[in-house]
RNA sequence: AACGCAAAAUGUUCUAUCGCUGCCUUUAAAAGGCGGAGGAAAGUCCGGGCAACACAGAGCAUCCUGCUUCCUAACGGGAAGGCGCCACGCAGCGGGCGACAGCAAGUGCCACAGAGAAUAUACCGCCGGCCCAGCCGGUAAGGGUGAAAACGUGAGGUAAGAGCUCACGGCUUGCAUGGGCAACCAUGUUUGCGGUAAACCUCAGGAGUUGAAAAGCCAAAUAGGUUACAGUAAUAGAGUUGCUCGCUUUGUAUACUCACGUAUAACUGUAAUGGGUAGGCUGUUUGAGCCUGUUAGCGAUAACAAGCCAAGAUUAAUGAUAGAAACUGUUGAAAGACAGCACAAAACCCGGCUUAUAAUUUUGCAGCUGUA
Numbered sequence: 001a002a003c004g005c006a007a008a009a010u011g012u013u014c015u016a017u018c019g020c021u022g023c024c025u026u027u028a029a030a031a032g033g034c035g036g037a038g039g040a041a042a043g044u045c046c047g048g049g050c051a052a053c054a055c056a057g058a059g060c061a062u063c064c065u066g067c068u069u070c071c072u073a074a075c076g077g078g079a080a081g082g083c084g085c086c087a088c089g090c091a092g093c094g095g096g097c098g099a100c101a102g103c104a105a106g107u108g109c110c111a112c113a114g115a116g117a118a119u120a121u122a123c124c125g126c127c128g129g130c131c132c133a134g135c136c137g138g139u140a141a142g143g144g145u146g147a148a149a150a151c152g153u154g155a156g157g158u159a160a161g162a163g164c165u166c167a168c169g170g171c172u173u174g175c176a177u178g179g180g181c182a183a184c185c186a187u188g189u190u191u192g193c194g195g196u197a198a199a200c201c202u203c204a205g206g207a208g209u210u211g212a213a214a215a216g217c218c219a220a221a222u223a224g225g226u227u228a229c230a231g232u233a234a235u236a237g238a239g240u241u242g243c244u245c246g247c248u249u250u251g252u253a254u255a256c257u258c259a260c261g262u263a264u265a266a267c268u269g270u271a272a273u274g275g276g277u278a279g280g281c282u283g284u285u286u287g288a289g290c291c292u293g294u295u296a297g298c299g300a301u302a303a304c305a306a307g308c309c310a311a312g313a314u315u316a317a318u319g320a321u322a323g324a325a326a327c328u329g330u331u332g333a334a335a336g337a338c339a340g341c342a343c344a345a346a347a348c349c350c351g352g353c354u355u356a357u358a359a360u361u362u363u364g365c366a367g368c369u370g371u372a
Stems, first nucleotide, its partner, number of pairs: 004365007012325007020036005038343001042354002045352005050211004057245004062207005067081005082100001083098004089371005101202002106200002108196003123143002125139006151169006170193002174189006215282004225273008236250004252265005289308002292305005327340005
């Protein structure tokens, strides 16, 4: 503080005329029938399906995730729990947040202020002594600085004090008993006592790359052009990922020379230059699909039954006008009248996340109770 904050839902329907377009019917056309852009289609942040490399793999680098159980094709997503924090102490209920493995492996950092910030320290103060408006020694309970002063409160003890000792409590390490699938919780005992890992790092788990402009098929066309470099048996080249290994693949000829080798042609690869062609089809929408019902489950969700097929463009369609209804707002006693806006436009598909959003609707909320 309710005129706010947070989380969610909706964000139009029908008729007529004209226009565009996909499919069906038609030899073709015409006519007719059934359809035609969102809750985010945006961002390209995640996860996949699918396609190619390719018939695989291992290591390093790099990157991602991080409480438990469950859901899901999978996820950094969702559901239910656990623990921590939030509002003067404690407890419960309701609500909100959590980037929630490890600081007891190591290395760093904690500005300023302050005497001193993890191998800490004595500014004020307190106590003791002396040559007494000062000096020396002890101290860390009180005060100050600070986000934080080395776990807290109380008592004893002391010259004054301190975990120095004791009691109670908080957190941490290990163990035992009981409860829970588990994270954890309770009790007892033991060990200890700054914070920080969206600091480097350690631990555990995971990740091949590319992306429909992927990738295929048919047609057309010519100049299978020219030049340079490298290679043609391997200790070499090429190919899938940033690197390495591994794997796969590449097994010529002629001539000359005593031989080493040289030259030419062919093949493979890289780079440059030059010329021709560039139209169509697939991918392309039947899906981890949708509506309804039953059963199981706290729930996310799953199984079963029955029904449905709802854009597929490719210079790129999905529109315009009129009327009515629904809804909302203003006005009015009512009937009615007037007005109607946001963010925004599919391009392979699906599940999430995030961002934008006129107006309306729903739920919750910074508190309540008890105790000291």
Molecule: Bacterial RNase P class A
Organism: uncultured Mucilaginibacter sp.